Predicted 3D model of a 73-nucleotide RNA (transfer RNA) from Candidatus Pacearchaeota archaeon CG10_big_fil_rev_8_21_14_0_10_32_42. The RNAcentral record of the sequence draws on ENA. The coordinates come from a structure-prediction model, not an experiment, and the mean pLDDT is 81. Its Rfam family is "tRNA". It is annotated as a transfer RNA. Rfam describes the family as follows. Transfer RNA (tRNA) molecules are approximately 80 nucleotides in length.
RNA sequence: GCCUGCAUAGCUCAGUUGGAAGAGCGAUUGCUUCGUAAGCAAUAGGUCGAGGGUUCGACUCCCCCUGCAGGCU
Numbered sequence: 001g002c003c004u005g006c007a008u009a010g011c012u013c014a015g016u017u018g019g020a021a022g023a024g025c026g027a028u029u030g031c032u033u034c035g036u037a038a039g040c041a042a043u044a045g046g047u048c049g050a051g052g053g054u055u056c057g058a059c060u061c062c063c064c065c066u067g068c069a070g071g072c073u
Stems, first nucleotide, its partner, number of pairs: 001072007010025004019056001027043005049065001051063003
């Protein structure tokens, strides 16, 4: 220098032809208990890596940039 993949909640990751952003774990609060753990219930937490484009509408399609991983030279 070139090619490919990945980037979504604190962590690990889904998101099925473009049409409401989710799960598990974790956190907080409550119930339960003499107390803790476990269990049960509820709540909070996201500019979907940045910028631009297409579209009535973009996590999703297109361009470009950044970071990470792998490969080629």